[in-house]
RNA sequence: AGGAACGUAGCACAGUCCGGUAGUGCACAUCUCUGAUAAGGAUGCGGUCAUGGGUUCAAAUCCCAUCGUUCCUA
Numbered sequence: 001a002g003g004a005a006c007g008u009a010g011c012a013c014a015g016u017c018c019g020g021u022a023g024u025g026c027a028c029a030u031c032u033c034u035g036a037u038a039a040g041g042a043u044g045c046g047g048u049c050a051u052g053g054g055u056u057c058a059a060a061u062c063c064c065a066u067c068g069u070u071c072c073u074a
């Protein structure tokens, strides 16, 4: 210098292909259970879907640019 993949909750990820209510597990908070703790059970909290723009009635999802990480080629 050229190319590819990835970026979603505190952490690990699904959802993207085929646009239509943003989810799962762990963690965290409260309650329950226990002599107490852990485990178990119930409920809840937590999101600028990397950033900006475009298309659309509607975008995490499609298009463009940018940023970051990793990898490949030279």
Stems, first nucleotide, its partner, number of pairs: 001073007010026004020057001028044005050066005
The RNA shown here (transfer RNA) has 74 nucleotides and comes from a bacterium. It matches the Rfam family "tRNA". By type it is a transfer RNA.